């Protein structure tokens, strides 16, 4: 690396050294000499593991579930929804494009995939 399971519209930046990249890949649009990426320091979100308290089940009890609280430590994570799109489905009414077949694009929603992260397993 593959694999399984959960989550992905919230959140939360200063300093020092470097000095030209940087949003995973394609297109897009973005960020960056008023300083990217990277190391280093502090500092903060969060609440994956974790502890607790309540439901709910059960004849009980535990565990699994549902709700809330805490944050010591392990990890994440601090521009833009995963920054948008990419594949497939739906869609009343609008817009546009059309060879007028009632197509095909904007556009919304709905899932997949790909990624990310945590906890498994191995």
């Nucleotide at each position: 690396a593959a694999c399984u399971c959960a989550u992905c519209g919230a959140g939360a930046c200063c300093g020092g050294c470097a000095g030209a990249g940087g949003g995973a890949c394609a297109g897009g649009c973005c960020c960056a000499g008023u300083g990217a990426a990277g190391c280093c320091g502090g500092g903060g979100c969060a609440a994956c593991c974790u502890u607790c308290a309540g439901g709910a089940c059960c004849a009980a009890c535990c565990a699994c579930c549902c709700u809330g609280a805490a944050a010591a430590g392990g990890u994440g994570c601090c521009a833009a929804c995963u920054c948008c799109u990419a594949c497939g489905g739906u869609g009343a009414a609008g817009c546009g494009c059309a060879u007028c077949g009632g197509g095909c694009g904007c556009c919304a929603c709905c899932g997949a995939a790909a990624g990310a992260u945590g906890a498994g397993a191995g």
SAM riboswitch aptamer (S box leader) from a Woeseiaceae bacterium, 122 nucleotides, folded computationally. The prediction has a mean pLDDT of 83. It matches the Rfam family "SAM riboswitch aptamer (S box leader)". Rfam's curators write: The SAM riboswitch is found upstream of a number of genes which code for proteins involved in methionine or cysteine biosynthesis in Gram-positive bacteria. Gene Ontology term of the family: regulation of gene expression. It was read from a public genome assembly, where an Rfam model found it. The organism belongs to Woeseiaceae, within Bacteria.